[in-house]
Predicted 3D model of a 697-nucleotide part of an RNA (large-subunit ribosomal RNA, domain II) from Trebouxia aggregata. It is recorded under the gene name rrl. The coordinates come from a structure-prediction model, not an experiment, and the mean pLDDT is 83. Taxonomically the source falls in Trebouxia (Eukaryota, Viridiplantae, Chlorophyta, Trebouxiales).
Context: one part of a larger RNA
C1' cells in the first nucleotide's frame, strides 16, 4: 500500500414541545394481589387538572400594596365574533444525570513484582606474556678525631616506563530496511593498581545506589514495571456509513482568569395566529433635523508682510525729578497673506424620517409582530469608496459603507476563491445576445472611413533631459529680399583716461563720447610678455521666399542593471498598434423555442368516514454548517409449519429491462436446501477515510 471481515448519537430516569390514539359522565393509577405465565381483572394511596393573590403567615372570586373603603399590579366574571380544555398512553424532537456519539493523554493514588542488565557495598575465589627503569636498606672500599660525606656493588620500592592478554572508547571509515535496536574494520588510553573478573549475597520507587552525568535501577528513568481506581478528564486533534425534495445562515454587539470556549442579542430553520395592504424599485417632488465635504477666518489655536507704538532694550542730558534720541524687541489694535480631527457668524451632495403624485406607477408575498420548537455562526478573505494606525509601506492592520467569495458552478481576463459578465430544476447535433472578441493557433470582419505612431512604442516605470513629429494659440522679422550659406569691409581720433614692469578693444577701475561713413562696441570670443594675427556684432554684395520665438497639446525618444534561459498566451504582426466614426458577426449553464420533473398557489373535476387523485394556469426549484419533508435497503420477529423450492430455494457471476435516486424486476451460468412479498413490529440497521483494527496477499 491494495483487497475483505468489523467500526461511531446508544440506553435508563426526569422534564418541556410536537404528531396520533383513548377517555372527557374529568383523566389515570403506583407498590401490591389475583391467574400455571402473559393478557386481563381486583387494588384511588398519590398525581395532574377544576382559582386565584401575595416573600410569608393567610385570605379568597378575590388578592397584593396601604392609614385607606382611594389609585395601582395580578386575577376572576359579563358581553360580542370567533377559539377550546383537560388528562392518560406511544412515537419523535431536545434538555438534564449518568462513560452518554466513537478513538486518543501526559498524570495522579493504591496494591504488588523486579538489583540474572546496571550502580555502590558485604563474603569467599581467579587473573595480569614479555621488557626497561632502577628508591630505601645492605656489603665493600675511599674519607674523618667519631660523624657526615663520595665511590663502586649488592638490591629490587613504585596509583612508575614500554607493550600482550585483560579492562576501556579519543578518532576515521564501513554500517544506516545493519551481520549487530550501538557492531566491523584501522589507529588510541590504562595495563601491581582508587586494577580486572568468577560465584553467592544485601540495599525498591514519595525509595535505592551514584569518583554526580538527573547517571543508572531488566533495550523502560526529572521518578520502573505490573494489575488495580478507570470507559480519569480532554473548553483539544481526528473520524462519523443510503436516497431524494424545501428553506438556508455565521465569522457581528455586549459581558467573561474571556480571547480556538462559553451566556445572551443579531442573522437560519420549523409550526401557528394577527397585521397595516405590509416590503422592494423608478421618476418628480413635499416636511424635517444635521455641522461632514468644500468653504471661510467672526470665535479658539497658529501665521506673512506693513502702519501705529503699551511696555521694554541700547544711549544723550541731569544732583535728582524728568525731559529727549533710536536702522533694536515689542503688546494690543488697524490692513494684508494663509492653516486647523480634537476651530465654525455661514454651509452643500449624499444618507436618514415622514408623506404626496405617476389610470390603481412598476414588482411581488418577498415584509412586520407575537407565540412555541429546533439549530449553526460568534478564526472571515479580497475588491471598490470614505478614513485611523504605518512611511497618503506592505497579498500590513483597524472601523464605516457597498459587492463578490465564503455556501457560485458557466462565459472573459493565457493559467489566476474575492476583478468583469452572469446565478446552473432536466434533456435537446434549435435560436438571441452579455462581458469579452473577430490574421493563424482558436468560433466570428486579413471589414469601411478619417488621423496619429517608426519606437516592435504598442507589450513595465520616475524625477530630469532632447532642433523626434502631428495638431493649435501668440508674436517677432520679411520682394525697401528675411534666416542660412558664399565675397568683401568691420575704420580713424587712439596705445581714450587711470591703474600697471607692460595694459595697445580683450587683468583690473572710471567713463563709454566725437569723426569718416553703406557698416564698424572705447569692443562678442581665441590669443600675445604687450603688441601682432583670427574673429563676433555692423554693413554691402550674390541668391530669391519664407525665417526666428514663446505658449498649449496628441503619439513617440533618452533615463532603464539581477541573479537556470527567452516574460505581447505563442506564432506573427508597421498594423494585426493607438484614438475617433459606422456596419455586421461570434460568444455563457444569461434569455428565448420545444419536451420532461418536483412544489406552492388559483380554478375547474372527481371523491372519502377523514381531501385523495386528475385536467389547466402562474410562479419558483446554485448551496456550506444548520432546519423540514418524503422515501428505499439489510438483521430478526408476528400475521404465516405461507406464496414459492431436488423439474434446483439463498448466496455468487454476467447481462438485460424499469424507476427521479437509495433500488427493483427479469435472464443465462454456478450453487445445492432453503425462502419471497403484503401489512405491521422490534433494531448490534447501510463504511472509504478515523498515522482505525483483525486477516490475506
Nucleotide at each position: 500500500g491494495c483487497c475483505g471481515g468489523c467500526g461511531a448519537c446508544u440506553u435508563a430516569u426526569a422534564a418541556g414541545g410536537a404528531g396520533u390514539g383513548g377517555c372527557u359522565u374529568g383523566g389515570u393509577u403506583a407498590a401490591g394481589g389475583u391467574u400455571a405465565a402473559a393478557a386481563g381483572c381486583c387494588g384511588a394511596a398519590g398525581c395532574c387538572a377544576a382559582a386565584g393573590c401575595g416573600a410569608a403567615a393567610g385570605c379568597a372570586a378575590g388578592u397584593c400594596u396601604u392609614a385607606a373603603u382611594a389609585g395601582g399590579g395580578c386575577u376572576c366574571c359579563a358581553u360580542u365574533a370567533a377559539a377550546u380544555u383537560g388528562u392518560c398512553a406511544c412515537u419523535u424532537c431536545u434538555u438534564a444525570u449518568g462513560g452518554a456519539c466513537c478513538c486518543g493523554a501526559a498524570c495522579c493514588c493504591g496494591g504488588g513484582u523486579g538489583a540474572u542488565c546496571u550502580a555502590a557495598c558485604c563474603a569467599u575465589g581467579g587473573c595480569c606474556a614479555g621488557g626497561a627503569u632502577g628508591a630505601a636498606g645492605c656489603u665493600u672500599g675511599g674519607g674523618u678525631a667519631a660523624a657526615a660525606c663520595c665511590a663502586a656493588g649488592u638490591g629490587g620500592a613504585g596509583g612508575u616506563c614500554c607493550g600482550a592478554a585483560c579492562c576501556g572508547a579519543c578518532c576515521g571509515a564501513u554500517g544506516u530496511u545493519g551481520a549487530a535496536a550501538a557492531a566491523u574494520c584501522g589507529g588510541c588510553g590504562g595495563a601491581u593498581g582508587a586494577g580486572u573478573u568468577g560465584u553467592g549475597g544485601u540495599u525498591a520507587g514519595g525509595g535505592g545506589u551514584g569518583a554526580a552525568a538527573u547517571g543508572c535501577c531488566a533495550a523502560u528513568c526529572g521518578a520502573a514495571c505490573u494489575c488495580g481506581g478507570a470507559g480519569c478528564u480532554a473548553g483539544c486533534u481526528g473520524g462519523a456509513u443510503c436516497u431524494c425534495c424545501c428553506c438556508g445562515a455565521a465569522a457581528u454587539g455586549c459581558g467573561u482568569u474571556g480571547a480556538g470556549g462559553c451566556g445572551c442579542a443579531g442573522c437560519g430553520g420549523u409550526u401557528a395566529a394577527c397585521g397595516a395592504u405590509g416590503g422592494g424599485c423608478u421618476g418628480u417632488c413635499u416636511a424635517g433635523g444635521g455641522g461632514u465635504a468644500a468653504a471661510g477666518c467672526a470665535c479658539u489655536g497658529u501665521u506673512u508682510c506693513g502702519g501705529u507704538g503699551c511696555g521694554g532694550g541700547c544711549u544723550g542730558c541731569g544732583a535728582g525729578a524728568g525731559c529727549g534720541g533710536u536702522a533694536c524687541c515689542a503688546a494690543a489694535u488697524c490692513g494684508u497673506a494663509g492653516c486647523a480631527a480634537a476651530c465654525u457668524a455661514a454651509g452643500a451632495a449624499u444618507a436618514c424620517u415622514a408623506g404626496a403624485c405617476a389610470c390603481u406607477g412598476c414588482u411581488u408575498u418577498c415584509c412586520g409582530u407575537u407565540a412555541a420548537c429546533c439549530a449553526g455562526u460568534g478564526a472571515g478573505a479580497c475588491g471598490g469608496u470614505g478614513g485611523g494606525g504605518g512611511a497618503u509601506a506592505a497579498g500590513c492592520u483597524c472601523c464605516a459603507u457597498c459587492g463578490u467569495c465564503g455556501a457560485g458552478a458557466g462565459g472573459g481576463a493565457a493559467a489566476c476563491a474575492g476583478c468583469c459578465c452572469a446565478g446552473a430544476u432536466c434533456a435537446c447535433c434549435a435560436g438571441c445576445u452579455a462581458a469579452g472578441g473577430c490574421c493563424c493557433c482558436a468560433a466570428a470582419a486579413u471589414g469601411a472611413c478619417c488621423g496619429c505612431u517608426a519606437a516592435g512604442u504598442g507589450g513595465c516605470a520616475a524625477a530630469g533631459g532632447a532642433u523626434g513629429u502631428g495638431a493649435g494659440a501668440a508674436u517677432g522679422c520679411u520682394g525697401a529680399a528675411a534666416c542660412a550659406a558664399c565675397c568683401a569691409g568691420a575704420a580713424g581720433g587712439u596705445u581714450u583716461g587711470c591703474u600697471u614692469a607692460g595694459a595697445a578693444g580683450c587683468a583690473g577701475c572710471c567713463a563709454c563720447c566725437c569723426u569718416u561713413u553703406a557698416a564698424a562696441g572705447a569692443g562678442u570670443g581665441c590669443g600675445u610678455a604687450a603688441u601682432a594675427g583670427c574673429u563676433c556684432a555692423c554693413u554691402g554684395g550674390u541668391a530669391g521666399a519664407g525665417c526666428g520665438u514663446u505658449c498649449u497639446u496628441g503619439c513617440g525618444c533618452c533615463g532603464a542593471a539581477a541573479a537556470u534561459g527567452a516574460a505581447c498566451g505563442g506564432g506573427a504582426c508597421u498594423a494585426a498598434g493607438c484614438g475617433g466614426u459606422c456596419u455586421g458577426c461570434c460568444g455563457a449553464a444569461g434569455c428565448u423555442g420545444u419536451g420532461g420533473g418536483u412544489a406552492a398557489u388559483a380554478u375547474c373535476a372527481u371523491u372519502u368516514g377523514a381531501u385523495u387523485u386528475g385536467a389547466u394556469a402562474u410562479u419558483a426549484c446554485g448551496g456550506u454548517a444548520g432546519g423540514g419533508g418524503a422515501g428505499c435497503g439489510u438483521u430478526c420477529c408476528g400475521c404465516u409449519c405461507u406464496a414459492g423450492g431436488g423439474u434446483g430455494a439463498a448466496g455468487c457471476u454476467c447481462c438485460a429491462a424499469c424507476g427521479u435516486a437509495a433500488g427493483u424486476u427479469g435472464g443465462u451460468g454456478u450453487g445445492g436446501a432453503c425462502a419471497a412479498a403484503g401489512c405491521g413490529g422490534a433494531a448490534g440497521u447501510g463504511a472509504g477515510a478515523a498515522u482505525g483494527u483483525c486477516g490475506g496477499c